[in-house]
The prediction has a mean pLDDT of 84.
Transfer RNA from a Parcubacteria group bacterium, 72 nucleotides, folded computationally.
Taxonomically the source falls in Bacteria candidate phyla (Bacteria).
The RNAcentral record of the sequence draws on ENA.
Its Rfam family is "tRNA". By type it is a transfer RNA.
This record gives sequence, C1' cells and structure tokens, in this order.
RNA sequence: GGGCCCUUAGCUCAGCGGUAGAGCGUCCGGUUUGCAUCCGGGAGGUCACCGGUUCAAAUCCGGUAGGGUCCA
Repeated sequence: GGGCCCUUAGCUCAGCGGUAGAGCGUCCGGUUUGCAUCCGGGAGGUCACCGGUUCAAAUCCGGUAGGGUCCA
C1' cells in the first nucleotide's frame, strides 16, 4: 500500500427497510432466621462518525475513524 470482516445497553452478542432486543451484570421487591438459588419488576442506547437514497434507515449506498485478519 491492497483485499476481506467487525463497530448495537456496563460486558458478550441477536436484530429481513416499518415500535431497538436477549443473556450476564446493576437496582427494587418477593421467597429465607440469614446467604445463595429461584420468581416478579425497573433503570440503562444519538445503533462509531459525516453525508446520500427512501414516505420511512441499526439495516441499502458513498466517505471517515477505530479494531481484527490475510497478501505484499
């Protein structure tokens, strides 16, 4: 320098152009003599950034940044 892949909640990751989700974690409550387990509920997101397409974009297109991998 070039090819490909990734970027979504604190962490690990889902997510077909039409309401952003799960597990773990965290907080509150229940259960227990107490802890753990278990059960119910809550909070937490500018979907890396900038533009474009579209009635509508996390999703499609272009660019930028960061990371991974391969080639040179």